[in-house]
């Protein structure tokens, strides 16, 4: 740092994905070690068991366990020995003194408010973060001054009850460091300043001066303890600035509310709380209401600003089953404390009782998911303690788990026969691979074996020293000596022995994105993060060899940053991609001319405080590196505070005039509003003249009209609306606004002087206006005209067209508020080359009458630099450079729709989502295709013409259909007399049936054998079997080629499939004039120029002209063939002369004709005219031939997955005793019936009949055959000639002369049958031609439609040749006869160039809409129904606190002894939990049933839109 994916392509918009880094992760599949951290994210869900808060005997009375010491009388149980029950002895048990050490339970005392979880609530002074005054702090420190003297209870204990339990209920007795008074008051507290109030506790240790002298108590002393108090330190509480989500589809909220004042309360200010006063208080700088959430140091990403998070760690909150109080205490309103009140559990004898793991372990549930019911206090820390201690699931270890960093290892070297095997192959071979093996080393780590630190510090006991002291006690501290304390721990670390020995997986391999082959699959299975693989040669699917990236981990999945300048402070836009409110006006807020002086709000600059520790980050250290720990520095961009500065901004105060506005004079206009009036058309009605039609359309009807329309003429009535003037003219904010004349009445515009002094700009809400069309009320109502009829069109026609018509249009008054209200361009100010017009003013100059020229405001246009623009395009009237403000956008579809408010009389109008669903969607332009777009031009394309198909019959192909098979292909033009230039066998590929199996064909190898060839049997043959001749040829004598059997296995074969794997070869648009390139140029770029444009051509042919220059494939030419004429050549041609014949028959000439080699020839070369002085075009001359003379071959880029695996070639797949070969028959010849291509005809321009002439260009030896002769004919004999300019096929025929039918199913027509032959052949049954004889069918010129042809052509006529034994109406050639017409290019087809539109690009046979009908989703209403949450009005009232108190009870003070004072119960009252009721709000789910919306392969039904989309769209 950027990629992929909209398109044929291209560039920009714009989404959507990928690449990275991250994690408290899960899963899948793999798994060797170690350090070092993590480790219920879900149900603040329920909990079984155990630990997690106790210590203190140096407070207290005590003595329940345990231990010791003393004391041990009796009795009593057990065991043992002795040993008969018994009885003796020993032991041991029990049984006694608090006397030691201790120490249950209780009283007292600190502590349980720390430590540990957990995020449910909390949008909040909760938090951060910087201030700040009215407070309170136990244990700690320090400072002053105490500790004096009394009194009454009370737990336990012991008796006596109740109860299942849990606990209680009484009655004796007692003790304190418990509790209550006096005393004292330095310092404290209240005070009216006089005075008044309030404490305290003693324990342990040691000593023996002194009272007593035994103990001991009193003193002393030490030490800890207590009481008052200031001060500190630590904690805590409380006010504030500022910061700390979202939602306006939450906009108005508050009554203790906001203030005062007196009272109460608290530690402590305060409406914290009451009483009474005043009407305040918050709120667009977003209150109030929802909804969501612990906050923060940091964490993660990021270049940074940012975004996202808030595990672990530290720092503050706030909760402990849910609600709610309070006690107690220095602290709590209190996780392991109470007391009520739900709900859940447990226990219970039914009366009643007990519980709270969001402490550590663990368990069930829930979830993709998260660990042992472990070991020590040994270290740190913590509570108690004088202290030894004890407690401590705080911690520090250990266990689990790849959960995440990090870090080691799994070997190393050497080794080519490149080994086997394994894949791949062009079959040569590559690869896997130095990889293994072999040789030779190594020992980290694991596993055995042995040593082995640090983590310890303290403690205790002894002896010494010093301090304290009356004291050499004690206690403190200090040093010494000895002891003694590690959970981890089989520790880390160290050494030894053996041994490659115990240690690799995962994913990926089409593009992005590193890495390719092969087989299977055949749109299936499947893959996929995006595009997107699979339909028979899949690098994308599965698998396999390779290979690539990571490594004890690799991949998915989920999350969050990035990349996304895709919300753009930084860093983005709004003509046409999404976006300028339809237009004013004007509030708030934002900006702001210019001088001078001030201030120090912003803004700079210095210091000062803070900005916790950890993190990061740099720089040492410690673990063998790292990680990780650790020590100092930096940083913490922020806050607060002083001090300075005065340029900018602001305030403030004084001015200025240029910006903005008035005052004078001039102007122009469809500005507006009202009042009037004009004249011209339509249209009604009246009247006249007037006769059959009018009117209407692509044609038509409906309608008008003999009751007199249309037309005409007169008059009249009424309403709308203003022709010409008229104009990228005027005016107006915008909508808009148009005959003249009046009234009123608003903005502009210019011009001189003045005036006022920044008044300015803009604009959220508000406010006003505001096309059509709609709606309300009352009027009008001529034309036009939604709905609506009818007539028409249509496959329909609820349209387009026509004939009619209602609302409405038009007035007055109210509404409504929207349009593609567009310049798709918000207002203001400023600067920034011109050149032309045009409106309205002014000035100036030379003319005067208009007019004109120049310059200067203010308008409205065209052009065009610079810039900007993705392009197109904009450019002083910006879409250039700037400055201010509003307003609006942020992928397409749902959708401007739903809900929900506001507004509307309603249409509806403004706001304005979400699920779901796609990978696009969208703008410029650009090739191209295409248009029932336009321009120009060509084609027998139309038109003029000729002729013919379609109708008959027959040949022949094709479909169809039948068959055993009726082989396959070919299918608009461009399949179909097509492959087939010829299917009786054969062929042939098909089908029946009978063989064969290394094979009918090749090639190798072994053996035998000459090859071959004659006959016979048996079959339908193939085939079998017997048989008959025969021994070749070369030859280095070995043996060798050819050939034939057999035999054996590579392998032959196959017209089996895929022309969509493909070569060649074809066809087609098309003999169309096109297709392209290289340099340069232009454009960001696809691309453009060139190749376009004026002219011309058959022609991208040629010329001019040009940002092009010039080149290639193509046209044209070269090639062949015809058409003259030369010149060589002469036989087998020919034949003017001579001669001579039946006869170019001969001789004899080559003159001519023919041939076949050569050559000329035509080149728009000459004339005229046109045309630009050209290219060329018209016309002429000459010429056999004139403007490519004619006709062939020649077929550009490419299209059409066009045709062809059955010519042939050939990749893959199949078949291999068949799909292969061989053989006989039969089929391909079928036959209700469609097409299509041709023949003969339908007759007289003809048909017979009889004479009679005139080509070409081929063909011939397995050929073609003359003459002759026979046959009525096909054709038979018989065979001259020819290997062809010689002979032969061979008489052309139409034609011309002549007769004859006489318009008719005919003397046309020739099918169809019969009979009888002829030739071919092995064979004419299926199924061949061809002749004679009879037979004599449709058919009298063809419906809709349709093909051909432009000149030696169309038409008619014959003739030949492939193929072929035979077998053409085919097709392919040859000649003869010989037309017609073409004004012309409107329309049809089909093609070419340019130009235009395009939502097409598979490219119009394109795309693409909307109903309906299915299926699935998500959603709106919906009778409602069940939660949740909340307000307002009310009842209700546990516990507990406070007020209050007539009742009951009362140790301690006081008492006058009566009793007070206080205190407790009990009542009361006030708050107030749950908990009821009513009635709203809001909010989730759900609902018969209903709306629309989205998706879905091929449904239906029209055809709206994109071309002029066929009725221009579209709001």
């Nucleotide at each position: 740092a950027g990629a992929g994916u909209u398109u044929g392509a291209u560039c920009c918009u714009g989404g959507c994905u990928c690449a990275g880094a991250u994690u408290g992760a899960a899963c899948g599949c793999u798994g060797g070690c170690g350090g070092u951290a993590a480790g219920c994210c879900u149900u603040a869900a329920a909990c079984a068991u155990g630990c997690a808060a106790g210590u203190c005997g140096a407070g207290c009375g005590g003595u329940a366990a345990c231990a010791g010491a003393c004391a041990u009388a009796a009795a009593g149980a057990u065991u043992u020995a002795g040993c008969u029950u018994g009885c003796u002895a020993a032991a041991u048990c029990c049984g006694g003194u608090g006397c030691u050490g201790a120490c249950g339970a209780g009283c007292g005392g600190c502590g349980a408010a720390c430590g540990g979880g957990u995020g449910a609530g909390u949008a909040a002074c909760a938090c951060g973060u910087a201030g700040g005054a009215a407070u309170c702090u136990a244990c700690c420190c320090a400072g002053u001054a105490g500790c004096g003297g009394g009194g009454g209870a009370u737990a336990g204990c012991c008796c006596a009850g109740g109860g299942a339990a849990a606990c209680u209920u009484g009655g004796a007795u007692u003790a304190a460091u418990a509790c209550c008074g006096c005393a004292u008051a330095c310092a404290c507290c209240c005070u009216a300043a006089g005075g008044g109030g309030a404490a305290a506790a003693g324990a342990a240790g040691g000593c023996c001066u002194c009272u007593c002298u035994u103990u001991g108590a009193a003193g002393c002393u030490u030490u800890c303890a207590c009481u008052a108090u200031u001060g500190g330190a630590u904690g805590a509480g409380c006010c504030u600035g500022c910061g700390u989500a979202a939602g306006a589809u939450u906009a108005g909220c508050u009554u203790g509310u906001u203030g005062g004042u007196g009272g109460g309360g608290u530690a402590a200010a305060g409406g914290c709380c009451u009483a009474c006063c005043a009407a305040g208080g918050c709120a667009a700088c977003g209150a109030u209401c929802u909804u969501u959430a612990g906050c923060u140091g940091g964490u993660c990403u990021g270049a940074g600003a940012g975004g996202a998070c808030g595990a672990u760690c530290a720092g503050c909150c706030a909760c402990a089953u849910u609600g709610g109080g309070a006690c107690u205490g220095a602290g709590a309103c209190a996780c392991g404390g109470c007391c009520c009140a739900g709900a859940c559990u447990u226990c219970u004898a039914c009366g009643g009782a007990a519980g709270g793991c969001a402490g550590c372990a663990g368990u069930u549930a829930g979830g993709a998911a998260u660990a042992u019911u472990g070991g020590a206090c040994a270290a740190u820390g913590g509570g108690g303690g004088c202290a030894a201690c004890c407690c401590u699931g705080a911690u520090c270890c250990a266990g689990c788990u790849a959960u995440a960093c990090c870090g080691c290892g799994u070997g190393u070297g050497u080794g080519a026969a490149g080994a086997a095997g394994g894949c791949c192959c062009u079959a040569g071979g590559g690869u896997u691979g130095u990889a293994a093996a072999g040789c030779a080393c190594u020992u980290u780590a694991a596993g055995c074996a042995g040593g082995g630190a640090a983590g310890a510090a303290g403690c205790a006991u002894a002896u010494u020293a010093a301090g304290u002291u009356a004291a050499u006690a004690u206690c403190u501290u200090a040093a010494u000596a000895u002891g003694u304390u590690g959970a981890c721990g089989u520790u880390a670390c160290c050494u030894g022995a053996a041994g490659a020995a115990u240690a690799a997986g995962g994913a990926c391999c089409g593009g992005c994105u590193a890495a390719c082959u092969c087989c299977g699959u055949g749109c299936c299975a499947g893959c996929a993060g995006c595009c997107g693989c699979g339909g028979u040669a899949a690098u994308a699917c599965g698998g396999a060899g390779g290979g690539u990236c990571c490594a004890a981990g690799c991949g998915u999945u989920a999350a969050u940053c990035g990349g996304a300048a895709u919300u753009a402070c930084u860093g983005g836009g709004c003509g046409u991609a999404a976006a300028g409110c339809g237009c004013g006006c004007g509030u708030a807020g934002g900006c702001g001319g210019u001088u001078u002086a001030a201030u120090a709000a912003g803004u700079u600059g210095u210091a000062u405080g803070u900005g916790a520790a950890a993190g990061c980050c740099c720089u040492g250290g410690g673990c063998u590196c790292a990680a990780c720990c650790u020590a100092g520095g930096a940083a913490c961009u922020g806050c607060a505070u002083g001090c300075a500065a005065a340029a900018c901004u602001a305030u403030u105060a004084a001015g200025c005039u240029u910006g903005a506005g008035g005052a004078c004079g001039a102007g122009a206009g469809a500005g507006g509003a009202g009042a009037g009036u004009a004249g011209a058309a339509u249209u009604u009605c009246a009247g006249g003249u007037g006769u059959a039609g009018c009117g209407g359309u692509g044609a038509a009807a409906u309608g008008c009209g003999u009751a007199g329309a249309u037309a005409u003429c007169u008059g009249a009535a009424g309403g709308a609306a203003u022709a010409c003037c008229a104009a990228u003219g005027g005016c107006g904010a915008a909508g808009g606004c148009a005959g003249c004349u009046c009234u009123c009445u608003g903005g502009c515009u210019c011009g001189u002087u003045u005036c006022u002094g920044a008044c300015g700009c803009u604009a959220a809400g508000g406010u006003g206006c505001g096309a059509a069309a709609g709606c309300g009320u009352g009027g009008g109502u001529a034309g036009c005209a939604a709905a609506c009829a009818g007539g028409a069109u249509u496959a329909g026609a609820u349209a387009c067209c026509c004939u009619g018509g209602u609302a409405g249009u038009c007035c007055a008054c109210g509404c409504c508020g929207u349009a593609a209200a567009c310049g798709a361009u918000g207002a203001u100010a400023a600067c920034u080359a011109g050149c032309c017009g045009u409106u309205g003013g002014g000035c100036a100059g030379a003319u005067u009458u208009a007019a004109c020229u120049g310059u200067u405001c203010a308008g409205u246009g065209g052009c065009a630099c610079a810039g900007c623009u993705a392009a197109c395009g904009c450019a002083u009237u910006a879409a250039g450079u700037u400055a201010u403000c509003c307003g609006c956008c942020u992928g397409g579809g749902g959708a401007g729709u739903a809900c929900g408010g506001c507004c509307g009389c309603a249409a509806g109008g403004c706001u304005a989502a979400a699920a779901c669903u796609c990978a696009a969607a969208u703008g410029a332009a650009u090739u191209g295709a295409c248009g029932g777009g336009g321009g120009c031009c060509c084609g027998c394309a139309c038109a003029a013409g000729c002729g013919g198909u379609g109708g008959a019959g027959c040949a022949u192909g094709u479909g169809g259909u039948u068959u055993a098979a009726u082989u396959c292909g070919a299918c608009g033009c461009a399949a179909c007399g097509c492959g087939a230039a010829g299917a009786a066998c054969c062929u042939u590929a098909c089908c029946u049936g009978g063989u064969c199996u290394u094979g009918a064909c090749a090639u190798c190898c072994u053996a035998c054998g000459a090859a071959c060839u004659u006959a016979c049997u048996a079959g339908a043959a193939a085939u079998a079997g017997u048989u008959u001749g025969g021994u070749g040829c070369c030859u280095u004598c070995g043996g060798g080629a050819a050939c034939g059997u057999a035999g054996u296995g590579a392998c032959a074969g196959g017209u089996g499939c895929u022309g969509c794997a493909u070569g060649g070869c074809u066809g087609u648009c098309g003999u169309c004039a096109g297709c392209u390139c290289g340099u340069g140029u232009c454009g960001u770029g696809a691309g453009a120029u060139g190749u376009u444009g004026g002219g011309u051509u058959a022609a991208g042919u040629c010329c001019c002209g040009u940002a092009a220059c010039g080149a290639g494939c193509g046209c044209a030419a070269c090639c062949c063939u015809u058409g003259u004429c030369c010149u060589u050549a002469u036989u087998u041609g020919c034949c003017a002369u001579c001669a001579u014949u039946a006869a170019g028959u001969u001789g004899g000439g080559c003159a001519c004709u023919c041939u076949a080699g050569g050559g000329a020839g035509a080149c728009u070369g000459c004339c005229g005219g046109u045309g630009a002085c050209a290219a060329a075009c018209c016309g002429g001359a000459g010429g056999a031939a004139g403007g490519u003379g004619g006709g062939g071959a020649c077929g550009a880029c490419g299209u059409c997955a066009a045709g062809u695996c059955a010519u042939c070639a050939u990749g893959g797949c199949c078949c291999u005793u068949a799909c292969g070969a061989c053989c006989a028959g039969g089929g391909c010849u079928a036959c209700a019936c469609a097409c299509g291509u041709g023949c003969u005809a339908c007759a007289a321009u003809g048909g017979a009949g009889c004479g009679u002439a005139c080509a070409a260009a081929g063909g011939g030896u397995c050929g073609c055959g003359a003459c002759c002769u026979c046959g009525c004919g096909a054709g038979a004999g018989u065979g001259a000639g020819c290997u062809a300019a010689u002979c032969c096929c061979a008489u052309a025929a139409a034609a011309c002369g002549u007769u004859u039918c006489g318009u008719a199913g005919u003397c046309c027509g020739g099918a169809u049958c019969g009979c009888a032959g002829u030739c071919u052949g092995c064979a004419a049954c299926u199924c061949g031609a061809c002749u004679g004889c009879g037979u004599g069918a449709a058919g009298u010129c063809g419906g809709a439609a349709u093909c051909g042809c432009u000149a030696g052509u169309a038409a008619u006529c014959g003739u030949g040749a492939a193929u072929c034994a035979g077998a053409a109406u085919g097709u392919c050639a040859c000649g003869g006869u010989g037309a017609a017409u073409a004004c012309g290019u409107u329309c049809c087809c089909g093609g070419g160039c340019c130009u235009u539109g395009u939502a097409c690009a598979c490219a119009c046979c394109g795309c693409c809409c909307g109903u309906c009908a299915c299926a699935c989703c998500a959603u709106g209403g919906g009778a409602g129904u069940g939660g949740g949450u909340u307000g307002c009005a009310a009842a209700a009232g546990a516990a507990g606190u406070g007020g209050g108190u007539a009742g009951c009870a009362u140790a301690a003070c006081c008492u006058u002894c009566g009793g007070g004072a206080g205190u407790g119960c009990g009542c009361u009252c006030a708050c107030c939990a749950c908990u009821u009721u009513g009635u709203g709000a809001u909010u989730c789910a759900u609902g018969a049933c209903u709306g629309g919306g989205g998706u879905g392969a091929a449904g239906u039904c029209g055809u709206a839109a994109c071309a002029a989309g066929g009725u221009a769209a579209c709001c």